[in-house]
Context: one part of a larger RNA
RNA sequence: UGACGGGGGCUCACACAAGCGGUGGAGCAUGUUGCUUAAUUCGAGGCAACGCGAAGAACCUUACCUGGGCUUGACAUGGCCGGAUUAACCCUAUGAAAGUAGGGCCACACCCGCAAGGGCGGAACGGUCACAGGUGCUGCAUGGCUGUCGUCAGCUCGUGCUGUGAAGUGUCGGGUUAAGUCCCUUAACGAGCGCAACCCCUGUCGUUAGUUGCUCACGCGUAAUGGCGAGUACUCUAGCGAGACUGCCGGUGUCAAACCGGAGGAAGGUGGGGAUGACGUCAAGUCCUCAUGGCCCUUACGUCCAGGGUUGCAAACGUGCUACAAUGGCGCGUACAAAGCGAUGCGAGGCCGCAAGGCGGAGCAAAUCGCAUAAAGCGCGCCCCAGUUCGGAUUGCAGGCUGCAACUCGCCUGCAUGAAGUCGGAAUCGCUAGUAAUCGCGGAUCAGCUACGCCGCGGUGAAUGUGUUCCUAGCAUUAC
Numbered sequence: 001u002g003a004c005g006g007g008g009g010c011u012c013a014c015a016c017a018a019g020c021g022g023u024g025g026a027g028c029a030u031g032u033u034g035c036u037u038a039a040u041u042c043g044a045g046g047c048a049a050c051g052c053g054a055a056g057a058a059c060c061u062u063a064c065c066u067g068g069g070c071u072u073g074a075c076a077u078g079g080c081c082g083g084a085u086u087a088a089c090c091c092u093a094u095g096a097a098a099g100u101a102g103g104g105c106c107a108c109a110c111c112c113g114c115a116a117g118g119g120c121g122g123a124a125c126g127g128u129c130a131c132a133g134g135u136g137c138u139g140c141a142u143g144g145c146u147g148u149c150g151u152c153a154g155c156u157c158g159u160g161c162u163g164u165g166a167a168g169u170g171u172c173g174g175g176u177u178a179a180g181u182c183c184c185u186u187a188a189c190g191a192g193c194g195c196a197a198c199c200c201c202u203g204u205c206g207u208u209a210g211u212u213g214c215u216c217a218c219g220c221g222u223a224a225u226g227g228c229g230a231g232u233a234c235u236c237u238a239g240c241g242a243g244a245c246u247g248c249c250g251g252u253g254u255c256a257a258a259c260c261g262g263a264g265g266a267a268g269g270u271g272g273g274g275a276u277g278a279c280g281u282c283a284a285g286u287c288c289u290c291a292u293g294g295c296c297c298u299u300a301c302g303u304c305c306a307g308g309g310u311u312g313c314a315a316a317c318g319u320g321c322u323a324c325a326a327u328g329g330c331g332c333g334u335a336c337a338a339a340g341c342g343a344u345g346c347g348a349g350g351c352c353g354c355a356a357g358g359c360g361g362a363g364c365a366a367a368u369c370g371c372a373u374a375a376a377g378c379g380c381g382c383c384c385c386a387g388u389u390c391g392g393a394u395u396g397c398a399g400g401c402u403g404c405a406a407c408u409c410g411c412c413u414g415c416a417u418g419a420a421g422u423c424g425g426a427a428u429c430g431c432u433a434g435u436a437a438u439c440g441c442g443g444a445u446c447a448g449c450u451a452c453g454c455c456g457c458g459g460u461g462a463a464u465g466u467g468u469u470c471c472u473a474g475c476a477u478u479a480c
Stems, first nucleotide, its partner, number of pairs: 005480001008477001010474001013472001015468002019431005026322008034313002042053002064308007073131001077130006089104006108121001110119003133297002136295003142291002144286003147282001149280001154193006160169003173184003199274004204242007213232003218229003245268001248262005324424001328383007340371003345364002350359003390421001395416007437460007
């Protein structure tokens, strides 16, 4: 100087408390351990691994296993040699394919030549040599990227001063703040990286613009609809601008910073949300994104192919989904979104099918057309507390779709079957407002999909917070 204490002090945070909803019990999904296996590829391991890399494992992917092949190689560059048809293409045999063996056919540029033909050369091809190749090892050799403490308020420097020195001071103290934020004091005076602001979205208004959007007024038309003429008011779209600054008033306060209350205002004291992550910590994670030192393999640890495996199942754990019902389930009717996506794409109306879906193809590179009925909600009716008209696992049968191919191992539909489950022990998680809870919609990946995951979008919309003793965490401090 730091770190640590079942030292003291201070402070913050869904840390506790106050509340609301869960997990832990059930079934299923998914990840992991373990076990099994020819293989069940590899990594991730308290918080900060475990719906994680994986935003798509039937083949491919694929890194694993079994078997069958290749050896200058699936891919790159260069040297030398070969030869002018052996390549490509077509065919045959063999084979699961990869491949192996054989056959057919045919070139190009330049030079000589009337031609026949000859010479020479480049690419491919073949041979050979350098080399390629490795998701092989080391993240404790590394770059880059990332997690975490933590969006916590800290971390430092120059000069000066103090100390023999390590070092201290500044950065302490009083007040204040979300903040090392600001004020005052002050052997310190300044400065840098952080904080804040500048950036984006959202909330109000103005202005510009008016189609593909909109429809107040006028007119036309329809069973109906901005459908049409027309208009650019309104909504909206998307560019520019205004607006919030403790600016104003009162009080408190050290004539301070600031705090409390109020006015005006769409918004008030950081308005809400995002992006943004200081010096550093964990030899944290990643050599399997990529890059890279070293080591290792080189007829194999490279590479091609077929099939299998990554989906195996006594058991254990994590994360989720669906429930156990009446604030519910079912049937019929009916209302209101936002954000997205669409050309080997989205696919309307119509027709067929109980349905999944099929036939067909209008329109649309999309404020124009389509995906696309939002659902919870509301109205009416049934159920009457039961393992049920709850719940849907499991299984049988029949179908549909994608794809070369759904046995291992896809999704969906119909009929039948109807399991556990009556609110969950110890324990434990999330959340302070348009939040929790609840309801549906979209997207990436993607042929299809094991998505109940993830990332977004809107609809409905709470309860509680007296407070900081305790738990977790943080900061500064310490003479013990």
Overview:
A computed fold for a 480-nucleotide part of an RNA from an uncultured bacterium, annotated as small-subunit ribosomal RNA, 3' major domain. The coordinates come from a structure-prediction model, not an experiment, and the mean pLDDT is 82. Rfam family: Bacterial small subunit ribosomal RNA.